This is a predicted structure of a 104-nucleotide RNA (SAM riboswitch aptamer (S box leader)) from Tenacibaculum sp. SG-28. The source organism's lineage runs through Bacteria, Pseudomonadati, Flavobacteriia, Flavobacteriales and Tenacibaculum. The model forms 94% of the base pairs in the Rfam consensus. RNAcentral holds the sequence, with entries from Rfam.
RNA sequence: UAGUUAUCAAGAAAGGUGGAGGGAUUAGACCCUUUGAAACCUUAGCAACCCUUUGCGAAAGCAAAGAAGGUGCUACAUUCUACUGUAAUGCAGAGAGAUAACGA
Numbered sequence: 001u002a003g004u005u006a007u008c009a010a011g012a013a014a015g016g017u018g019g020a021g022g023g024a025u026u027a028g029a030c031c032c033u034u035u036g037a038a039a040c041c042u043u044a045g046c047a048a049c050c051c052u053u054u055g056c057g058a059a060a061g062c063a064a065a066g067a068a069g070g071u072g073c074u075a076c077a078u079u080c081u082a083c084u085g086u087a088a089u090g091c092a093g094a095g096a097g098a099u100a101a102c103g104a
Stems, first nucleotide, its partner, number of pairs: 003102006013043005021032003026082004044074003049070002051066006078096001083093004
């Protein structure tokens, strides 16, 4: 890296450096941005996948609590349209993507 499984609800920002882009990709729309984009750094925070503790259980596992550690995240929203089904501007799904755990 391919692949497998789960989730994509909610939540949580200040400062410094930087100096024009950013919201994954292609096209269109929409939005953010010199009242300072991306990126990097510091500090703080959110969440609870891994994890820790306790209880139950033969086990698989389930429940509750927690946040030291490993990741992740901290505009709005996986933003909308695109492919399929459906009478449909609606709804459902697919695909693609993101994160976690595993992984020949």